[in-house]
RNA sequence: CGAAGAGUAGCCAAGGCGCGUAAAGUGUUGCGAAACGGGACGUUGUUCGCAAACGAAAGGGCGGAAUUUGAGCCCUGCGGUGCCGCGGCGCGUCCGCUCG
Numbered sequence: 001c002g003a004a005g006a007g008u009a010g011c012c013a014a015g016g017c018g019c020g021u022a023a024a025g026u027g028u029u030g031c032g033a034a035a036c037g038g039g040a041c042g043u044u045g046u047u048c049g050c051a052a053a054c055g056a057a058a059g060g061g062c063g064g065a066a067u068u069u070g071a072g073c074c075c076u077g078c079g080g081u082g083c084c085g086c087g088g089c090g091c092g093u094c095c096g097c098u099c100g
Stems, first nucleotide, its partner, number of pairs: 001100002004098002010089003015084004019079003028052007038095005058076005
């Protein structure tokens, strides 16, 4: 010097194992905090805490008992459900790193 490359937080998601369906979770809003390519500034996104409002899809079978009351288990669904996760995606400027 270069139409060069790699890597963060994280996002999507095949698949697997669970949880809830007796409503937790997810999502929304507000306030606060934290981490976030190796460095600086910054963007986007993420996580956590508190508060508030909102709010859901069940059906079938087995089964103790025996007048009734349905603990528990299984199957199929459902939930902007939790964890892992093949694969895909993934920093703007400058410096650094790799390659040439």